[in-house]
Model confidence (mean pLDDT): 85 of 100. A computed fold for a 74-nucleotide RNA from Thermoproteus uzoniensis 768-20, annotated as transfer RNA. Lineage of the source: Archaea > Thermoprotei > Thermoproteales > Thermoproteus > Thermoproteus uzoniensis. Its Rfam family is "tRNA". Rfam classes the family as a transfer RNA.
RNA sequence: GCCGCCGUAGCUAAGCCCGGUAUAGCGGCGGGCUGCAGACCCGUAGGUCCCGGGUUCAAAUCCCGGCGGCGGCU
Numbered sequence: 001g002c003c004g005c006c007g008u009a010g011c012u013a014a015g016c017c018c019g020g021u022a023u024a025g026c027g028g029c030g031g032g033c034u035g036c037a038g039a040c041c042c043g044u045a046g047g048u049c050c051c052g053g054g055u056u057c058a059a060a061u062c063c064c065g066g067c068g069g070c071g072g073c074u
Stems, first nucleotide, its partner, number of pairs: 001073007010026004020057001028044005050066005
């Protein structure tokens, strides 16, 4: 230098191909249970979906550019 994959909650990921309410587990917080705690059960908060632009009634999803990570080739 060229090519591919990845970037979504504090962490790990699904959703993306084929546009239509942003989800799960763990963790946090509150409650139940317990002599206390853990485990378990119930509830709850937390998101510029890496950044910018475009298309569209509508974009995490499609298109373009950029940044970052990983891998391959020379």